Description
RNAcentral holds the full RNA, with entries from Greengenes. Predicted 3D model of a 346-nucleotide part of an RNA (small-subunit ribosomal RNA, central domain) from Flavobacterium noncentrifugens. NCBI's taxonomy places the organism under Bacteria, Bacteroidota, Flavobacteriia, Flavobacteriales, Flavobacterium. Its mean pLDDT, the model's own confidence on a scale to 100, is 88.
[in-house]
Context: one part of a larger RNA
RNA sequence: UUGGGUUUAAAGGGUCCGUAGGCGGGCCAGUAAGUCAGUGGUGAAAUCUCCCGGCUCAACCGGGAAAUUGCCAUUGAUACUGCUGGUCUUGAAUUAUUGGGAAGUAACUAGAAUAUGUAGUGUAGCGGUGAAAUGCUUAGAGAUUACAUGGAAUACCAAUUGCGAAGGCAGGUUACUAUCAAUAUAUUGACGCUGAUGGACGAAAGCGUGGGUAGCGAACAGGAUUAGAUACCCUGGUAGUCCACGCCGUAAACGAUGGAUACUAGCUGUUGGGUUGCAAGACUCAGUGGCUAAGCGAAAGUGAUAAGUAUCCCACCUGGGGAGUACGUUCGCAAGAAUGAAACUC
Numbered sequence: 001u002u003g004g005g006u007u008u009a010a011a012g013g014g015u016c017c018g019u020a021g022g023c024g025g026g027c028c029a030g031u032a033a034g035u036c037a038g039u040g041g042u043g044a045a046a047u048c049u050c051c052c053g054g055c056u057c058a059a060c061c062g063g064g065a066a067a068u069u070g071c072c073a074u075u076g077a078u079a080c081u082g083c084u085g086g087u088c089u090u091g092a093a094u095u096a097u098u099g100g101g102a103a104g105u106a107a108c109u110a111g112a113a114u115a116u117g118u119a120g121u122g123u124a125g126c127g128g129u130g131a132a133a134u135g136c137u138u139a140g141a142g143a144u145u146a147c148a149u150g151g152a153a154u155a156c157c158a159a160u161u162g163c164g165a166a167g168g169c170a171g172g173u174u175a176c177u178a179u180c181a182a183u184a185u186a187u188u189g190a191c192g193c194u195g196a197u198g199g200a201c202g203a204a205a206g207c208g209u210g211g212g213u214a215g216c217g218a219a220c221a222g223g224a225u226u227a228g229a230u231a232c233c234c235u236g237g238u239a240g241u242c243c244a245c246g247c248c249g250u251a252a253a254c255g256a257u258g259g260a261u262a263c264u265a266g267c268u269g270u271u272g273g274g275u276u277g278c279a280a281g282a283c284u285c286a287g288u289g290g291c292u293a294a295g296c297g298a299a300a301g302u303g304a305u306a307a308g309u310a311u312c313c314c315a316c317c318u319g320g321g322g323a324g325u326a327c328g329u330u331c332g333c334a335a336g337a338a339u340g341a342a343a344c345u346c
Stems, first nucleotide, its partner, number of pairs: 004317003007300002012314001014201004021194003025088007033081002035077008049065006091191001092188003095184006103177007110154001115149007125136002162169002206247006215241002220236004258313006265292012295302002319346003328339004
């Protein structure tokens, strides 16, 4: 390299958009580049293969044929691919109508709870644990009542629920933005799929500047436990957690399963539309779950949301360790990220 693979053995990029490229629906006509056929030229000789012959054989040598799978020119063929023109509607998109949702951004706002402050009542404990102690408290705590302040998070509803490309998204209202499904078959008429390089988004932690800080809480301090206890338990508590702007660019970023299209057998839930029906229900489209048939699979399992049957495009793998390390380069304020070996060893 070919081949073979990528749920769990090595292997799907975190996700999407999209450039080049690759691939691409039905019909008609033209063209003849690819493709196929014929003819001509060329493809040196030697070598190789086959046949015949010469040295007593062989090696070797001589003769002939074949081969030289290619290239060029020319004459044709037109199924497929390409190109050009036309046309179609089922792919794709648009429009209209109806409807759904924790999709996003911003502003406003609500009620519980914790904490703190002030005031009242009131008196000796509170808190915490396996048991304690540190801690708080007669300068009046804890408990309780009223008022106030402030930050963060949204009980019940709540669900194998819903939405989003992924990360993710949950009190309420409003504004703006995006998206999805069904119906109509109204419009365009292949406008499509994928996508190296590239771009955007991207949990948590972390970083920079400025705010904020109720609760929680790395570090840290103290009390316990213990042989010790740099822990588990307890009392405190700084960064952080929150907001604005800017970085970082990683996760078991998981369905450990790339995207798109078509086809392939049943049962049973559920979400959102539609048709029908008095109703119960039935049918249907788009999602989302469970159990199975065939098939697939090393098995576990999967099974119309495939890991089945096929096609197209991208990414990735090639024994374990060394190592996601070294070096170089790019990016970053840094932390570090991305790319990514070898010696050696089993």